[in-house]
Context: one part of a larger RNA
RNA sequence: UGACGGGACCCCGCACAAGCAGUGGAGCAUGUUGUUUAAUUCGAUGCAACGCGAAGAACCUUACCAGGACUUGACAUGAAGGUAAAGGCCCUAGAGAUAGGGAGAUAGUUAUAGCUUACACAGGUGGUGCAUGGUUGUCGUCAGCUCGUGUCGUGAGAUGUUGGGUUAAGUCCCGCAACGAGCGCAACCCUUGUCAUUAGUUGCUAACAUUAAGUUGAGGACUCUAAUGAGACUGCCGAUGAUGAAUCGGAGGAAGGUGGGGAUGACGUCAAAUCAUCAUGCCCCUUACGUCCUGGGCUACAAACGUGCUACAAUGGCCGGUACAAAGAGAUGCAAUAUCGUGAGAUGGAGCCAAACUCAAAAAGCCGGUCUCAGUUCGGAUUGAAGUCUGCAACUCGACUUCAUGAAGCCGGAAUUGCUAGUAAUCGUAGAUCAGCAAUGCUACGGUGAAUACGUUCCCGGGGUUUGUACA
Numbered sequence: 001u002g003a004c005g006g007g008a009c010c011c012c013g014c015a016c017a018a019g020c021a022g023u024g025g026a027g028c029a030u031g032u033u034g035u036u037u038a039a040u041u042c043g044a045u046g047c048a049a050c051g052c053g054a055a056g057a058a059c060c061u062u063a064c065c066a067g068g069a070c071u072u073g074a075c076a077u078g079a080a081g082g083u084a085a086a087g088g089c090c091c092u093a094g095a096g097a098u099a100g101g102g103a104g105a106u107a108g109u110u111a112u113a114g115c116u117u118a119c120a121c122a123g124g125u126g127g128u129g130c131a132u133g134g135u136u137g138u139c140g141u142c143a144g145c146u147c148g149u150g151u152c153g154u155g156a157g158a159u160g161u162u163g164g165g166u167u168a169a170g171u172c173c174c175g176c177a178a179c180g181a182g183c184g185c186a187a188c189c190c191u192u193g194u195c196a197u198u199a200g201u202u203g204c205u206a207a208c209a210u211u212a213a214g215u216u217g218a219g220g221a222c223u224c225u226a227a228u229g230a231g232a233c234u235g236c237c238g239a240u241g242a243u244g245a246a247u248c249g250g251a252g253g254a255a256g257g258u259g260g261g262g263a264u265g266a267c268g269u270c271a272a273a274u275c276a277u278c279a280u281g282c283c284c285c286u287u288a289c290g291u292c293c294u295g296g297g298c299u300a301c302a303a304a305c306g307u308g309c310u311a312c313a314a315u316g317g318c319c320g321g322u323a324c325a326a327a328g329a330g331a332u333g334c335a336a337u338a339u340c341g342u343g344a345g346a347u348g349g350a351g352c353c354a355a356a357c358u359c360a361a362a363a364a365g366c367c368g369g370u371c372u373c374a375g376u377u378c379g380g381a382u383u384g385a386a387g388u389c390u391g392c393a394a395c396u397c398g399a400c401u402u403c404a405u406g407a408a409g410c411c412g413g414a415a416u417u418g419c420u421a422g423u424a425a426u427c428g429u430a431g432a433u434c435a436g437c438a439a440u441g442c443u444a445c446g447g448u449g450a451a452u453a454c455g456u457u458c459c460c461g462g463g464g465u466u467u468g469u470a471c472a
Stems, first nucleotide, its partner, number of pairs: 001472002003469003007466007015456002019419005026310008034301002042053002064296007073121001077120002079117003089102005123285002126283003132279002134274003137270001139268001144183006150159003163174003189262004194230007204219002208217002233256001236250005312412001316371007328359003333352002338347003378409001383404007425448007
């Protein structure tokens, strides 16, 4: 100087407390361990692995296994040679890769292409993340981490950065052998909340006509869209305070003290994660640890754990009627009206490269009816049958529909998680990936919309000062 302490003091955080909803019990989905297996590819493993890489494993993907094949190779560059092809189409054998045969026919005129040959080489999702780059997680959006000069100390170092206040903040003020500065904080950026100006089409409709309908004239007022501005700064008033920084209350205001949200992550820590995104040193394989193909596996199942979904019902289930969003996506696409089907869907195809058309029905809600506390008109697992769609192909192993079946479950032990406001809870909607989908996941969007916070004794994590130390 640090680190540590079941030392002291001060401060903060959904850390506790006060509340609300859960998890832990059930069924299922999903990930992991374990076990099994020819293979169940690999990685991630306290917080910070476990709906994680994977924003989509039937083939492909795919790296794994079995079998069948190839050896200058599936891919690249270089050398030589000869050819009119190569690809695509048809036939035969085969599980296919591949092998053999055939028809047909174009660019082109010496080489790009394809073929053959031998060699340099290719290739490796093989090893090492404890050889690395790059990227990322975490402490933590915590308020810290340092430097120059000066001063003090023999020196390691100290000071500044400590102290008194204050702040979300090393934020600011005052004091002080310090004076300044840098990386962080804050601000500058995006979004949202108010207003103005400009602009009115595909958007909007107050007035005037018109219509079944903003449908059409018309209009730019309003909504909205999207560009530019304004606005909030403790600016004003009062109190407290060292007359300071600031705090508390108030006015005005759409908004008040960082207005809400996001992006932004200091010096560093964990030999943290990743050689399987990519790049890369070294080592290893080279008729195989490379490459192609078919089938299988990654989907197994005694058991354990994590994360979720659906429930156990009357603040509810079912039936009928009826209302109100936002944000997205669409050409190998989204698909309306119509017709058929109980339905998934089918036929057909208007319109739309979209403020125009479509997906599209928002759902919870409201109105009316029914059920009357029951393992039920709750709950929907499981299973049987019949179908639909995608796709060469749904057996292993897809989703969905209809009919039938109707399991566990009556609110969950010890323990444990999230959340402070348009939040929790609850209700639907969209998107990426994607032929289809195992999505209940993830990322966004809006609708309805709470309770509680006395306080900091305690648990956990963090910051500062100080103290002890057989630790470095």

Source information:
Small-subunit ribosomal RNA, 3' major domain from an Erysipelotrichaceae bacterium, 472 nucleotides, folded computationally. RNAcentral holds the full RNA, with entries from ENA and SILVA.